About this RNA:
Model confidence (mean pLDDT): 76 of 100. A computed fold for a 328-nucleotide RNA from Sulfurimonas sp., annotated as Bacterial RNase P class A. It matches the Rfam family "Bacterial RNase P class A". Rfam classes the family as a ribozyme.
RNA sequence: CAGGUACAACAGAUAGUUACUUGGUUUAUCCCAAGAGGAAAGUCCGAGCUGCUGUAAGACAGUGUUCCAUUUAACGAAUGGCCGUAGUAAUACGAGGGAAAGUGCAACAGAAAUUAUACUUCUACUUUUUAAGUAGUAAAGGUGAAAAGGUGUGUGUAAGAGACCACCAGUCUUUAUGGCAACAUAGAGAGCUUGAAAACCCAACAUGGCAGCAAGAAACAGAUGGUCAGCGUCUUACAAUGCUACUGUUUCGCUAGAGAUACUUUGUAAAAUGUAUAGUAGAUUAAUGCUAUUUAAACAAGACUCGGCUUAUAGUUGUACCUAUCUU
Numbered sequence: 001c002a003g004g005u006a007c008a009a010c011a012g013a014u015a016g017u018u019a020c021u022u023g024g025u026u027u028a029u030c031c032c033a034a035g036a037g038g039a040a041a042g043u044c045c046g047a048g049c050u051g052c053u054g055u056a057a058g059a060c061a062g063u064g065u066u067c068c069a070u071u072u073a074a075c076g077a078a079u080g081g082c083c084g085u086a087g088u089a090a091u092a093c094g095a096g097g098g099a100a101a102g103u104g105c106a107a108c109a110g111a112a113a114u115u116a117u118a119c120u121u122c123u124a125c126u127u128u129u130u131a132a133g134u135a136g137u138a139a140a141g142g143u144g145a146a147a148a149g150g151u152g153u154g155u156g157u158a159a160g161a162g163a164c165c166a167c168c169a170g171u172c173u174u175u176a177u178g179g180c181a182a183c184a185u186a187g188a189g190a191g192c193u194u195g196a197a198a199a200c201c202c203a204a205c206a207u208g209g210c211a212g213c214a215a216g217a218a219a220c221a222g223a224u225g226g227u228c229a230g231c232g233u234c235u236u237a238c239a240a241u242g243c244u245a246c247u248g249u250u251u252c253g254c255u256a257g258a259g260a261u262a263c264u265u266u267g268u269a270a271a272a273u274g275u276a277u278a279g280u281a282g283a284u285u286a287a288u289g290c291u292a293u294u295u296a297a298a299c300a301a302g303a304c305u306c307g308g309c310u311u312a313u314a315g316u317u318g319u320a321c322c323u324a325u326c327u328u
Stems, first nucleotide, its partner, number of pairs: 002323009012294006020035005037299001041310002044308005049212004053239008062207005067081005082096001083094004097202002102200002105195002119141002122136006149168004154164002169193001171190008216252007226243002260277004265272002
């Protein structure tokens, strides 16, 4: 200097006008303060909260997850590691347990797709003898993604074959060392070994109702109704009963949180402990305007709250790492 990889921040500023919402102040006006994102989107996960008689314990259906350890209120999330694949690498991705419980699948081609099979070939015997039949074989050849582990001028056989032998790959068992573990390295032994569970299924772990803020609660008013019930199933124990549908209006729920920011300590990290600081939308036919200058600005505007994930997206700036070439 060029290319690449990973992560982070920003998401406008200034001035005027006083348009709108909330809060404070004020007799009232005035005045003061605040007023939408990193994803507010999707509604995919998880919870807080609310209701449906309540509480507790157990079992099942159902649902979810799937290498190991840790973090968290929890998660299918996060962090760190192991293994695999891709890449020169930094890194990225993983629907990462089990095919020796069972059932099923592998189109076409091919003889045949699992204890499957003989098309060509090889061997033996027979006969109507140069071809055919019977039996054996699966080494070589052909088809195919794959023909049931590979190599050997090995043993063996009528001819052959993991049938046996040697070496090697894979799988399983086991020993030693290292690691909390997944696992890695090295040694020994064994059955001789297709693929796939993102097929059904099995195993382990977790959960174990449903609906959701348009959940729900209260008050006032209206008019006339209803009713012995009420939550996936089952069992056990205890407790308790009368309730109230519908419509309209108003108030609450509604914003101080498992919260945010900064610092100390611990930790590889996610994060945790402690101290301090601030008070940052709360609408309900749904508020945040308009003008001017300037700026690099795309995707785009809260409705119960929070922790994640996924999707959309232009640009500026910064940090660390990897690699080729050149120079020193």